Glycine riboswitch aptamer from Kangsaoukella pontilimi, 90 nucleotides, folded computationally. The coordinates come from a structure-prediction model, not an experiment, and the mean pLDDT is 76. It matches the Rfam family "Glycine riboswitch aptamer". Its family is annotated with glycine biosynthetic process in the Gene Ontology.
[in-house]
RNA sequence: UGGGGUACAACGGGAGAAUCCGGGUUCGCCCCGGUGCCGAAGGAGCAACCGCCCCGGUAAACUCUCAGGCCCACGGACCGUUGUGCACAA
Repeated sequence: UGGGGUACAACGGGAGAAUCCGGGUUCGCCCCGGUGCCGAAGGAGCAACCGCCCCGGUAAACUCUCAGGCCCACGGACCGUUGUGCACAA
């Protein structure tokens, strides 16, 4: 110098499912309970594969639904751009 990777920050994009029922209320889409549901914070599970075996390790947008969520908004995995840092290869 330029390359991809990675962490963080800013900006832009970003799905699903109840405007359900009962009660309370300081009337705040606030609180408590119930039923149904969603899958994209977080968390948990495993196939191939690896370690000879036992047994163990191990992925996701798959599975579970503990947590979270179910008009809009907020949040939101993830994606893009820019900046900064880090390591790597040339």